RNA sequence: GCCGGCAUAGCUCAGUGGUAGAGCAACGCUUUUGUAAAGCGAAGGUCGUGGGUUCGAAUCCUAUUGCCGGCU
Numbered sequence: 001g002c003c004g005g006c007a008u009a010g011c012u013c014a015g016u017g018g019u020a021g022a023g024c025a026a027c028g029c030u031u032u033u034g035u036a037a038a039g040c041g042a043a044g045g046u047c048g049u050g051g052g053u054u055c056g057a058a059u060c061c062u063a064u065u066g067c068c069g070g071c072u
Stems, first nucleotide, its partner, number of pairs: 001071007010024004018055001027041004048064005
């Protein structure tokens, strides 16, 4: 330099055009003499960034940033 993949909650990841979700963690409650475990609840997101297409974009197109891999 070229090609490909990934970027979504604190962490690990789903979600391939129509209300952004799960598990774990943290928080509150119940249970216990107490802790852990278990159960329940609530909270937590500019979907890497800019632009475009569309009635509507995490999703499609484009540029760009970071990380990973391959080729030279």
This is a predicted structure of a 72-nucleotide RNA (transfer RNA) from Candidatus Woesebacteria bacterium GW2011_GWA1_38_8. Rfam family: tRNA. From the family's description: Transfer RNA (tRNA) molecules are approximately 80 nucleotides in length. Gene Ontology term of the family: triplet codon-amino acid adaptor activity. It is annotated as a transfer RNA. It was read from a public genome assembly. Model confidence (mean pLDDT): 83 of 100.